Predicted 3D model of an 823-nucleotide part of an RNA (large-subunit ribosomal RNA, domain II) from Prasinoderma coloniale.
Context: one part of a larger RNA
């Protein structure tokens, strides 16, 4: 002197007797049921009436990682022995495991003090570790001297090959966690299979033995008798009693009421009603067929209330990528629905995200920015540039093709279409482009540099030239801003169904529709606000207490100005009235406000009333007619102030009426065209309805402003807990780091991780309580801690429990259409 905090002092806001627990009453405000799948549940998704016991990551083998302890070039009780206070503990011996050598398919062969940089500073040494070079050993690939018995031996030197190797060892046992695998393997569940039995008491059909079956109808065949007939035979009247025949009863059956009954009288019955009744008939009893097997007048019926394969034991706790369920607590971090692969698409592995344990360092590292520079063809823009589409006219004529006039005819002339040509015009392009952003991305902003001098080289040069490496020395400080500790290992959860927004996009008429990219969010997240609400706005959270705010709001409902200025706005189908967002368009409007353009007007405009609106001429054509006015062309002239070869009305046709013009009267603005605000119309739907509601009108409407207010867990202060991180510290008196003080920051969380703690049952050791009442049990008594929960104190009872330290586990329920038991 700059910052920053703090004290006095002033001087403003709150407070000043409260606070904390347990129950009760009241009132205000806010508040949908848990639990589960899900992108998303309060669900009209689905379990779930109450209570009370019981209920689900366990145990073992191997391997991986971390840790803890012993020993430690070893280790480690396997089996035998010795001793021995005899299942213990201690010793020997001896085998095995698993290390100490690796490599190669094998045969076989078979490794030591290396060199630089970083690691380191206040002196020495420069460990561990990494980087990177070289050596050593095995494989492979090549050479190949010497020596030989001729076949092998293999010195020396290699090689951008190649190993889970050497380079002065680190393992081995045990416990312990966490994770994979295999075992039932968290816990309940199949639909199926096998294997070996019981079964024909029901039914199903065979055979054998046996019973049972009113009264009528009809009226075969064979007899008699009559009659006719030559006759064969017919007819006629009777007798006869045949039949898978009739009506029907017992029996058997089971058609309708879709009756009764439907927690029945019954797990198929009851009552009218129907079929059938001398047979392929009911029916006892016997026996005879059995499960991929019977048996079937066949309906997959029917085989013991089970049949498209009985039941009954075992495999079997069978298997399920599938549904459901899975028990206390509190701190601290925190996901992902992509990527590659799979007989994958309701699932795995990989890799990413993410937890935990670290190590190793001391200055590096970014989801910024800025300088330099590098790459690029997207938006745009461009088509009188290219490629391609693509309007319109103009000018041209060499040429081709159509058409046509003159002409026998002609590449003869001329006309008219076109194609072409030339200089304009118009509109495009994800697969077009001359140009050419933004946004994005790469790279570099120093010590591993930079300069200087020497040296080598088989690369390079006309060249000691250059290039690449070595050796000296010599500069010097972090060579842009901003923030900020970094960099590594080694393990392991869970995720792999995603949704949604802005803003680029595909495919689709379109979707609250399918599919992508960039960011940000719900999922896993509550507050404020949008009335309501997963994602909009606003902001993200520990437990209070004061202050400011944001978003959004200030008639009442409801905290806060019926605040203030200036405009708009008249809406009977009911004007409007704030992102997402809960709609409304083309077009219209003499509804009113404004703005822009061109006219007209005191040489008298516009409206408004009067007054003229003539003549050549009935203008030429055309027509049955056409005089201004059916229709075609044309569209002059005179007179005048003015008057169309006519703006309409009328007539067959004239005619009349009016208009355009012009004039009087009147005395100041007037009109047309466009455009924008609000508001109207365009605008019909089914329970009665919604700017949230009432209800507002010089607003409580819509636009522009300006002040003042109200409040959120957000900002700020201020106390208190917890976590992480950084700093101090106990001589002179026991204990003590597992502790004490002290500063800053942070505090959201579903799946999933990590710590550290409650609580129950058993053992172990150690200290205890207890009939002067232990345990349980109840309390509408206290107290402790965030809590899981724990002391205490009454009442009740009547005999055991309890603290601390270690070990151990059949150790915590609301769920599982949870299992038993009660209500």
């Nucleotide at each position: 002197u700059g910052c920053a905090g703090g004290a006095u002092g002033c001087u403003g806001g709150c407070g000043c007797a409260a606070g904390g627990u347990u129950c009760c009453c009241a009132a205000a405000c806010g508040g949908c049921c848990c639990g589960u799948c899900u992108a998303g549940a309060a669900a009209c998704a689905c379990g779930g009436a109450c209570c009370a016991a019981g209920g689900a990551g366990u145990c073992u083998a191997a391997c991986a990682u971390g840790u803890a302890u012993g020993c430690g070039a070893g280790u480690c009780g396997g089996u035998g022995g010795g001793u021995g206070g005899c299942a213990a503990a201690c010793c020997c011996a001896u085998a095995g495991g698993c290390g100490c050598a690796g490599u190669g398919a094998a045969a076989g062969c078979g490794a030591g003090c290396g060199g630089a940089g970083a690691g380191a500073u206040u002196c020495u040494u420069g460990c561990a570790u990494c980087u990177u070079c070289g050596a050593c050993c095995g494989a492979c690939c090549a050479u190949g001297a010497u020596c030989u018995u001729c076949u092998g031996u293999g010195a020396a030197a290699g090689g951008u090959u190649u190993g889970a190797g050497u380079a002065u060892g680190a393992g081995c046992a045990u416990g312990u966690a966490u994770g994979u695998u295999g075992g039932g393997a968290c816990c309940c569940g199949a639909a199926a299979g096998a294997u070996g039995g019981u079964g024909a008491a029901c039914u199903a059909u065979g055979c054998c033995u046996g019973a049972g079956c009113a009264g009528g109808g009809c009226g075969a065949a064979g007899c008699c008798g009559g009659c006719g007939g030559a006759a064969a035979c017919g007819c006629c009247g009777g007798u006869g009693g045949a039949g898978g025949c009739u009506c029907g009863u017992a029996g058997g059956a089971a058609u309708a009421c879709u009756g009764a009954c439907g927690u029945g009288c019954a797990a198929a019955u009851c009552g009218u009603u129907u079929c059938u009744c001398g047979g392929a008939c009911u029916u006892g009893g016997g026996u005879a067929u059995a499960g991929g097997g019977g048996c079937g007048a066949a309906a997959g019926a029917c085989u013991a209330a089970u049949c498209g394969a009985a039941c009954u034991a075992u495999c079997u706790a069978g298997u399920a990528g599938c549904u459901g369920g899975u028990u206390u607590c509190c701190u601290c971090c925190g996901a992902a629905g992509u990527u590659u692969c799979c007989c994958u698409c309701a699932g795995g592995a990989u890799a990413g995200c993410u937890g935990g344990a670290g190590c190793u360092c001391g200055u590096u590292c970014a989801g910024u920015u800025u300088u330099a520079u590098c790459g690029g063809g997207u938006a745009a823009a461009g088509c009188g540039a290219a490629u391609g589409a693509u309007u319109a006219g103009a000018g041209g004529c060499c040429u081709c093709g159509g058409g046509g006039a003159u002409g026998u005819a002609a590449c003869a002339u001329c006309c008219u279409c076109g194609a072409c040509c030339u200089a304009u015009u118009c509109u495009c392009a994800a697969a077009c482009u001359u140009u050419a952003a933004a946004u994005a991305g790469g790279u570099a902003a120093g010590a591993u540099g930079c300069c200087g001098c020497a040296g080598u080289u088989g690369c390079u040069u006309a060249a000691c030239u250059g290039a690449a490496c070595u050796g000296c020395g010599g500069c010097g400080c972090g060579g842009a801003a901003u923030g900020u500790g970094a960099g590594c290992u080694c393990u392991a959860u869970g995720u792999g169904g995603g949704c949604c927004a802005u803003u680029u996009u595909u495919g689709g008429u379109a979707a609250g529709c399918a599919g992508a990219a960039c960011u940000g969010g719900c999922g896993a997240u509550g507050c404020g606000g949008g009335a309501u609400g997963a994602a909009c706005c606003g902001a993200a959270a520990g437990c209070c207490g004061g202050g400011u705010u944001a978003a959004a709001g200030u008639g009442c409902c409801u905290c806060a100005c019926u605040g203030u200025g200036c405009g708009c706005u008249a809406a009977c189908c009911u004007a409007g009235a704030u992102c997402c967002c809960a709609c409304a368009a083309a077009g219209g409007g003499u509804g009113u406000u404004g703005a822009u353009u061109g006219a007209u007007a005191u040489a008298g405009a516009c409206a408004g009333c009067a007054g003229g609106a003539c003549g050549g001429u009935g203008g030429u054509c055309a027509u049955g007619g056409a005089a201004g006015u059916c229709g075609a062309a044309a569209u002059c002239c005179g007179c005048u102030a003015a008057g169309g070869a006519g703006u309409g009305u009328g007539u067959a046709a004239c005619a009349a009426c009016u208009c355009a013009c012009c004039u009087g009267c009147c005395g100041a603005a007037u009109c047309a065209a466009u455009u924008a605000g609000c508001c109207c119309c365009g605008a019909a739907a089914a329970u009665g309805g919604a700017u949230g509601g009432c209800g507002c009108u010089u607003a409580a409407g819509c636009g522009c402003g300006c002040g003042a207010c109200u409040u959120a867990g957000a900002c700020c202060c201020g106390g208190c807990c917890a976590u992480u991180a950084g700093g101090g510290c106990a001589a002179a008196u026991g204990c003590g780091a597992g502790g004490c003080c002290c500063u800053a920051a942070u505090g959201a969380g579903u799946a999933g991780g990590a710590g550290g703690a409650c609580g129950u049952g058993g053992g172990g050791g150690u200290c205890g309580u207890a009939g002067u009442g232990c345990a349980g049990u109840c309390c509408u008594g206290g107290g402790c801690g965030c809590g899981a929960g724990c002391c205490c104190g009454g009442a009740u009872c009547a005999a055991a429990c309890g603290g601390c330290c270690c070990c151990u586990a059949g150790u915590g329920c609301a769920g599982a259409u949870c299992u038993u038991g009660g209500u």
Its mean pLDDT, the model's own confidence on a scale to 100, is 81. Rfam family: Eukaryotic large subunit ribosomal RNA. The family has 88 seed sequences and 107,465 matches in Rfam 15.1. The family is grouped with related families in Rfam's "LSU clan". A reference for the family is Yusupov et al. (2001), "Crystal structure of the ribosome at 5.5 A resolution", Science. NCBI's taxonomy places the organism under Eukaryota, Viridiplantae, Prasinodermales, Prasinodermaceae, Prasinoderma.